Predicted 3D model of a 275-nucleotide part of an RNA (large-subunit ribosomal RNA, domain VI) from a Candidatus Omnitrophota bacterium.
It was read from a public genome assembly.
Its Rfam family is "Bacterial large subunit ribosomal RNA". Its family is annotated with ribosome and structural constituent of ribosome in the Gene Ontology.
Context: one part of a larger RNA
């Protein structure tokens, strides 16, 4: 858009199809049983572990985190000293490392079943007094097929259910005048645009939230967590340093709180009696 016999929210149930997934080892018990002269050495059941694919997350291990912390080499500025800033092929360089992505990490899956069958086993039983699983007729039987699992299909076109919210008018015209047809105002419940944002994204969309019972972004306040012990100022030592103030300073995304600043205002759509 478009369908649902007024107009809207919300939150369910499900077709044909179509696709994902379907592994595999090794080892215990059954049992050194059954079998065999030994030697060796099971089926049928049952339980663990383990690789391989797979999909989610970020609690742990850990990568990354281009400006979050320190530390440091040059060189330039800040008058100097101290203390800083810049610049060093788009992080100078060196440890570190949040949130968020992420794998080598974590958690769950590749589980039971139901149906018809394949090769193969059969049952009853003729054609052909017997035999024969087969000609009628009937029962097992596979990691395959089908269903069943998850996912798309979904906008139910044969037109699905359920809660809830809204209007139940006014006016003008013709006309075939209990009314019917046209037009105009109203403008609900809700949406849309417009804002402010991210669990979301290329745009769109979608999810949150828009004024005060607002926590959506930002600030701001406490914390988590990073880094590692600021700066000044005392002391000790000629000094480089060292200790104490001090696990301090500082700090991006995390988390609870706070309106302090922005979410202003206001436009569009859209019923109208419900064949």
């Nucleotide at each position: 858009u478009g369908u649902u016999a007024g107009g809207a929210u919300u939150c369910u149930u499900g077709a044909a199809a179509g696709g994902a997934a379907g592994c595999u080892g090794u080892u215990c018990c059954u049992a050194g049983u059954a079998c065999g002269a030994g030697a060796g050495g099971a089926c049928c059941g049952g339980g663990a572990c383990a690789g391989a694919g797979g999909a989610a997350c970020c609690u742990c291990u850990g990568g990354u985190g281009u400006a979050c912390c320190a530390g440091u080499u040059a060189u330039u500025c800040c008058g100097c000293c101290a203390g800083g800033a810049g610049u060093a092929a788009a992080g100078g360089c060196u440890g570190g490392g949040u949130a968020g992505c992420u794998a080598a990490g974590u958690u769950c899956c590749u589980a039971a079943g139901g149906g018809a069958u394949a090769a193969g086993c059969g049952c009853u039983g003729a054609a052909g007094g017997c035999a024969u699983a087969u000609a009628a007729g009937c029962a097992c039987g596979a990691a395959g097929c089908u269903c069943a699992u998850c996912c798309u299909g979904a906008a139910a076109c044969u037109u699905a259910g359920a809660a809830u919210c809204c209007c139940u008018u006014u006016c003008c015209a013709u006309c075939u005048u209990u009314g019917a047809u046209g037009g105009a105002a109203u403008g609900a419940a809700g949406g849309c645009u417009g804002g402010u944002g991210g669990g979301a994204g290329a745009c769109u969309a979608c999810c949150a939230c828009c004024u005060a019972u607002u926590a959506u972004a930002g600030g701001g306040u406490g914390u988590a967590g990073g880094u590692g012990u600021a700066a000044g100022c005392a002391c000790a030592g000629u000094a480089a340093u060292g200790u104490g103030u001090u696990g301090a300073g500082c700090c991006g995304a995390g988390c609870a709180c706070u309106a302090c600043u922005a979410a202003u205002a206001a436009g569009c759509c859209a019923a109208u009696c419900g064949g």